[in-house]
Context: one part of a larger RNA
């Protein structure tokens, strides 16, 4: 000097990013017990008091008197607790070996797909899962308990449906063209039939263009200008654009840049918290909105105990270091 334990005056979070680490509680009986609330909970809420050992009565709980000690759950083990908030409904998963969560999963809800030799998946096939199941099933995607809800838009993309027209492959067709040659003709050339080699029109599925549905399908939800008897402000017009121009709720939020926005609250003082306003750079409804009681080694803020975490250190005990031998 380090660890790893014990105690400490007076103060009590002044310490720190941040009560991190310690400490405070604790058992087990009596009393009591709030907002909230899905009426189950919350709840061991909170806060209080007792707890030993001898004599008596009592079957018993259990009354009644006495004694001892700073101390009677006499060691040991064995909840700190309370308010507000985000998130995510819970229990449960998970990065073996840096992340335990607000990520994953869920019970719910909706799309969609499949009529059985189902779809779907493996696999060259056989075949085998699905399933010794059968739409109250089984695949897939999307949300994610409950409670109130879930607006508009189908122009693009994607899906489903639909066949009149356009396009369009092989293939079918075989007009025409050209090689050879028999014959014809002094020559130049013409040239049947055969073989060869092209090859026009015509016709030829499905997609695809076209016509319609479909957002709990991918996805998307405007701009300018003017107007009310102070001023502001605009319920109100207008104009341009769109496929439609973001309802309802929430809103400086896990979203808010300007921003430490602005009030209020809380403190002596608060870039954090909490509650409002809405100017929403850039919320918004199953990529689900907006609430929520329980839950939670989850994240944020505040308070009561308590305490060596600090003012500020200090003692002691063990073990390692170090010096000397």
């Nucleotide at each position: 000097u380090c660890a790893u334990g014990g105690c400490c005056a007076a103060g009590g979070a002044a310490c720190u990013a941040g009560g991190c680490a310690a400490a405070c509680u604790g058992a087990c009986c009596c009393c009591g017990u709030a907002a909230c609330u899905u009426c189950g909970g919350g709840a061991g809420a909170a806060g209080g008091g007792g707890u030993g050992c001898c004599c008596c009565c009592g079957u018993g709980a259990g009354g009644g008197g006495g004694c001892c000690g700073c101390a009677g759950a006499g060691a040991a083990a064995u909840g700190g607790c309370c308010c507000a908030g985000g998130c995510g409904a819970c229990u449960g998963u998970u990065u073996a070996u840096c992340a335990a969560a607000a990520a994953c999963a869920c019970a719910u809800g909706g799309c969609u797909u499949u009529g059985c030799g189902a779809a779907a998946u493996c696999g060259a096939a056989a075949g085998a899962u699905g399933a010794a199941g059968u739409a109250u099933a089984a695949g897939g995607c999307c949300u994610g308990a409950c409670a109130c809800c879930u607006g508009c838009c189908c122009g693009g993309u994607g899906c489903c449906g639909g066949a009149a027209g356009g396009u369009u492959a092989a293939g079918a067709g075989g007009a025409g063209a050209g090689g050879u040659c028999a014959u014809c003709g002094u020559a130049a050339g013409a040239g049947a039939a055969g073989c060869c080699u092209u090859g026009a029109a015509u016709u030829g599925a499905a997609g695809c263009c076209c016509c319609g549905g479909u957002a709990a399908a991918c996805g998307g939800c405007g701009g300018c200008c003017g107007u009310a008897a102070c001023u502001a402000u605009a319920a109100c017009g207008g104009u341009c654009c769109u496929a439609a121009g973001g309802u309802a709720g929430c809103g400086a939020a896990a979203u808010u840049c300007c921003u430490u926005g602005u009030c209020g609250g809380g403190u002596a003082a608060g870039u954090u918290c909490c509650g409002a306003c809405c100017u929403g750079c850039a919320c918004g409804a199953a990529u689900g909105g907006u609430g929520u009681a329980a839950c939670g080694a989850u994240c944020u803020g505040g308070g009561c105990g308590c305490u060596g975490u600090c003012u500020c250190a200090g003692c002691c005990a063990u073990g390692a270091g170090c010096u000397c031998g």